This is a predicted structure of a 693-nucleotide part of an RNA (large-subunit ribosomal RNA, domain II) from a bacterium. Its mean pLDDT, the model's own confidence on a scale to 100, is 86.

Context: one part of a larger RNA
This record gives sequence, C1' cells and structure tokens, in this order.
RNA sequence: GCCGGCGAGUGUUCGUACGCAGCAAGGCUAAGUCUCUAUGAGACGAAACCGCAGCGAAAGCGAGUCUUAAUCGGGCGAUCAGUUGCGUGCGCACGACCCGAAACCCGGUGAUCUACCCAUGGCCAGGCUGAACUCGCGGUAGCACGCGAGGGAGGGCCGAACCGGUGAGUCUUGCAAUACUCUCGGAUGAGCUGUGGGUCGGAGUGAAAGGCUAAUCAAACCGGGUGAUAGCUGGUUCUCUCCGAAAUGCCUUUCGGGGCAGCCUCAGGAGUUCAGUUGCGGAGGUAGAGCACUGAACGGGCGCUCUGGUACAAUGUACCGGAAAACCCGAUCAAACUCCGAAUGCCGCAACUCCAGAUCCUGGGAGUGAGGCUACGAGCUAUGAGGUCCGUGGCCGAGAGGGGAAUAACCCAGACCAUCAGCUAAGGCCCCUAAGUGCAUGCUAAGUGGGAAAAGAGGUGAGAUUACUCAGACAGCUGGGAUGUUGGCUUAGAAGCAGCAAUCAUUUAAAGAGUGCGUAACAGCUCACCAGUCGAGUGGUCUUGCGCUGAAAAUAUAUCGGGGCUCAAGCAUGCCGCCGAAGCUAUGGACCUUUGCCGGGCUUGCCCGGCAGGGGUGGUAGGAGAGCGUUCUGCCGUAGGUUGAAGGUGUGCCGUGAGGCAUGCUCGACGAAGCAGAAGUGAUUAUGCCGGC
Repeated sequence: GCCGGCGAGUGUUCGUACGCAGCAAGGCUAAGUCUCUAUGAGACGAAACCGCAGCGAAAGCGAGUCUUAAUCGGGCGAUCAGUUGCGUGCGCACGACCCGAAACCCGGUGAUCUACCCAUGGCCAGGCUGAACUCGCGGUAGCACGCGAGGGAGGGCCGAACCGGUGAGUCUUGCAAUACUCUCGGAUGAGCUGUGGGUCGGAGUGAAAGGCUAAUCAAACCGGGUGAUAGCUGGUUCUCUCCGAAAUGCCUUUCGGGGCAGCCUCAGGAGUUCAGUUGCGGAGGUAGAGCACUGAACGGGCGCUCUGGUACAAUGUACCGGAAAACCCGAUCAAACUCCGAAUGCCGCAACUCCAGAUCCUGGGAGUGAGGCUACGAGCUAUGAGGUCCGUGGCCGAGAGGGGAAUAACCCAGACCAUCAGCUAAGGCCCCUAAGUGCAUGCUAAGUGGGAAAAGAGGUGAGAUUACUCAGACAGCUGGGAUGUUGGCUUAGAAGCAGCAAUCAUUUAAAGAGUGCGUAACAGCUCACCAGUCGAGUGGUCUUGCGCUGAAAAUAUAUCGGGGCUCAAGCAUGCCGCCGAAGCUAUGGACCUUUGCCGGGCUUGCCCGGCAGGGGUGGUAGGAGAGCGUUCUGCCGUAGGUUGAAGGUGUGCCGUGAGGCAUGCUCGACGAAGCAGAAGUGAUUAUGCCGGC
C1' cells in the first nucleotide's frame, strides 16, 4: 500500500412539541397485595399527581378579585378540555456521537545506568627536567654569596597502557538507538578503576549543563482517580423526493466560542393583507447649483487706523509711497456652509395587474454569526493595493453548461430523464476548429492590430477658416539691395550687426538707421524688399480619423492561444448568410403541486385511484417526507429444503434508487415470503484498530 473483518447520536429520569390510541369534567395509579400456564401475565390497590377558578403579601372574597374613601379608572382573571400510555423531534442531568492531549492528585517500584558520598582493594611502559637539603672547595671579621658533587621535589615536561572525546571524514532502513578511521587532550593526580554499601520524585545528587536519577527528566517509572477536561483538529456508514440558508445587528474576560434578533424549514391558522404599475397625498436637504449666512480665497477700487520719503523755516501744508479693517466691483471654493434644490428611494390611500414555495400570526427543528469578487456611491490610504471599512445591486459561496487559449467571481445562460431532430444567446465563421478566404465604402504601412503616460514630430486621410495668386502667386535661378551716414550716445575702437536711447529723411522698381554669418574696427557674404525669368496653384491657423517616437531584464521567440495575415485573416460604418449552450422548441417518459371531472372507501368532506388543464423539479449547511436492506422476536415446531437450504461466483430480467426476482456452476444443512415488533442496523477515508498478502 491493497484486501477482509471491527469501528461513532446510545440508555435512564424529568421537561416540552407533534403523531397515534384509551377514557373524558375528568384522567391516572405508585408502593404494595392476590391469582396464574410464573425473569411473565392478569386483577386489586385513589395515597399522591395533573386538570376542573381566579385574585390578593395575607386575613379573605370568588366569575371575579386586588388597589382605594370610592371607582371615574387601572392590574391580573373570567370565553379556548383535559389526562394517561406508546412513538418521534428537541432540551436539562449524567462519559452522552466516537477517537485524541500537554497536565493534576494518590499509592507504590527503581541509584545493577548515571550523580555524589562511605568502606575496602587494584593500576599508572619508558624517557626528560633537576627544587629544598647535605657535603667538599672557594669566599666573608662573621654571615651572605660562588663553584662542584650528592640528592630527587613538582595538580612539572614528552609519551604507551588507562581515562577522555578536539577537528574532519565515513556512517545516517548504520557494525552501532552515538559506532568506525585519521587527528587530538590528560596520563603521580582535584588521577583512573574492582567489589560491597548509602542518598529519589517537588525529592535526591550536581567543580552548575536544568545536567543526571535504568536508551525516559523544567519534575522518573508503574498502577489507580479515569471514559479527567479539550469553546480545538479529525472522523461519523443505505436510497429517492420537496424546500433551502448565513457569513449581518446588539450584548458578551467577547472577537476561530456563545445568547437574542435576522435569514431557512415543518405544522396549524388568517385569506390577497405581499409585490409591481398608475393616480393622489406626504416626510426629507443628497447630486447639482449658489454665495444670502459661516468660513476660505484671487484681482481692482475706496480707505478707518498706523507709517516711510521729498519740498517749503515747518508740531503744518503739498506731493510720492507702504501695511491695512469695513464697504464696493469683477471672478472663485467648502464633509462638519445653504438664499435654493432634483432624479431615485421611503411612507400612506385608492384602482388595476399578478395567485406566487407571495404576505402576516402562533408553535416544533435548524444552520449561520471567518465571507469573497465585480459595478456604482463614500470614508481611510498615496483620488496606491488581488488593501481596508460602509452603502446599493449582481455573481461565486451552494451553480453545472457555452464564451473568455488555460482561469470561483467577467459575458451568455439557471442542468428532472432520454433523442445520431430543430432555432438561437454571448462569442465567432483562412488553417488548427463548427460556420463567409461574404458584400459595399473608406482608413492603416506601424505586423499598428497583438501592452503604457507626460511630451515630441513637414507620417497620412477628412473637415473648417484665412491670406496670396494669369494685373503671374509659392519655390528655384539672374540682377538690384542705394544716399544723408562711420546717424546720436557710449567706447581704445563701435562704421546696419558689444551695449543704451531713438528709428527720421532722400533717390527709387525696390532697399531696415538693418535678419544672420563675419572683422580688433572697417571690409566681405547674406536676408528683408524690388525687377526679370518661369507658368498654376501656394502658405497660415483650428477641429478630427488612423498611425510614429517616447518603450531597458534576467534559461528560449514569449504582450495575437499557435500557424500565419497587409484593397487583410487589421480598423471604422452599413448589409446578407451561417456556426454556436444542459437556454428555447420538438417527441417520449418520471416525479411534485394545483384546478376540474369521474370512480371507490366512507367516522359528510376527508382519504385512495384514474383522466384532462396550469405551474414546477441546480443546490452546500440545514429542515421535512417516503422508502430499501441487515440481525433478532411473535403469528411459526410456518411454506420450502440432500430431486440440494444458507453462503460463494456468473448471467438474464424488473425497479428512479437503496435493491428485488429467476437461473447456471460451486457448496453441503438449513430456512424464506407476508403482517407486526425490537435494534450491538448499512463503512473508500478518523496519519483509525486487528489480521492476511
């Protein structure tokens, strides 16, 4: 891992609701007793309990009573049948659906491992160093001191045994639940070690690491309390049918848990009350707008008040300024501004439409109380987030199908079943790939399409407007482009061309006191402007379609799904056709519900069946209903069974399904159906348990 078996809402008391049954203004017995065919059945047994009357603290009164002086009132009652048993749902208490702690407490067992201690034994190759001290000699006044010899100290040195375990490698289903190899530390000491003994669970022992106390230690192990508790995780076993949520509010030592409400379901009751539309009547201060209030804020005018300067002989006058309230003019801004003010939405009344798994009331049962994305309206943030927090819808959640290459939420569309029938939606129709290499008119040259901004550009199409133009425009070419004058000032110089101010006049077809280059300054080149030549359009501005630049990322094209596409297979507009889904239609079938009719049963308006018409049948948590199967019991010592039961393994048929029936083979002794009853009643999941392979 697979297969097989085992494996989880049970029992009791009480309460409550519903169903069925008995009796009913009553219902019912408990203990106990008696009888019998005796783990059982029947009878007796009204004590108790519930109900039949309430109100008041009570005395008490009573369909009333209490409050009060009194009801004028007000509170609670008076109208409505209960009770017992059985069954089912749910609740409280118990282990209470099952498995699961880390822990806590009690009583014991452990120091044969290890820590420390006590007693008594054992062990440490070899080599090196050479302390004290002694002696001899030298030396001293005497010591000190020096040299030599002897001597053999030391938690001394090197290094085996022994003890350890530094670094690395190997090993890591190992040789081994700590080893092996190389390397390394101590090795006369606080050394190592044998044997015997002592100290232990909040306790021991500890040169102290929370170390060690038998492969276990921030409290050992074994048994018990014990099925501890677990607001947590996991698991929870047959089928079909009907309906179908929530992830919100308030409170919570509360935030991954609960209580109440909301939303779901079931039963009973009400019977259009719901919803939509229209009409009428209301409440309201949002969007927008506005500046009348409250504030903000730009420009100007005027200017209370304050203040600088100048002139004049002057505490003043005149002129030139600066700051600046209020007011005025123009133009603005606001969630916490409003002189105004919608659309929607909301409330009420009426009519109409609708009869829907609409609405409301009472009661039984829940689940949910982590939500998510998207569109729109706001807040927060950075007018960031696949962010966060509200509101209103949709969808996912709990929704399959088609499209979007793939892809919960986007677009289309809500799957009862069957069909080798049809029509469409979104989206598509060159090939992959079902359907147009469709039609018409344009655009794009960028593979734009097929990723992106500010900004930039004689890309190109369309439109508008304006200026010039056969009296010759625009561009090119030829020629002219002058004079006062080197204008004035400035300056070393300033001559059109450093700079400042000014910018006239003349001759002219035309020519600036000069557009740019240039010179030290001149010079020189050129432009504006004019003529000629040429011969038809040329320039400016605005709006708009499509494109261009801006544009750099990490393994490989890689920002069309791919191939590939250019009067398109791109973009825009219009048109025709087709494809395309579990949508719609067609045909057949099933079930639910409702209406009508018919038939039957009858406790006379309920149940069952048939036909026809209408509506419906996605579904998680969850509610409700109807069934299948297993074991056992009663009818039942049943029918059946060696002419073959159960079981096993095939096949065929029937049923929506759980399943059922028949039969072949195997097997060898049991054992249905029907109607009831009772449960140790259904297994791919619990890193489930046991066994086999």